RNA sequence: GCCCCCGUAGCUUAACGGAUAAAGUACUUCCCUCCGAAGGAAGAAAUACAGGUUCAAUUCCUGUCGGGGGCA
Numbered sequence: 001g002c003c004c005c006c007g008u009a010g011c012u013u014a015a016c017g018g019a020u021a022a023a024g025u026a027c028u029u030c031c032c033u034c035c036g037a038a039g040g041a042a043g044a045a046a047u048a049c050a051g052g053u054u055c056a057a058u059u060c061c062u063g064u065c066g067g068g069g070g071c072a
Stems, first nucleotide, its partner, number of pairs: 001071007010025004018055001027043005048064005
């Protein structure tokens, strides 16, 4: 330098182009307990960035950034 794959919550993963972006774990509050742990209830938390296509984009297209792999 060229090609391929990936980027969603603190972390690990879901989501035919269409409903309020879903779960596990972690975190906060409450219940329970003498206090914790376990268990139960509730809550906050995310689409890498910028454009484009579309009635509608996490999803499709382009560019940039970052990570991984291959070739030279």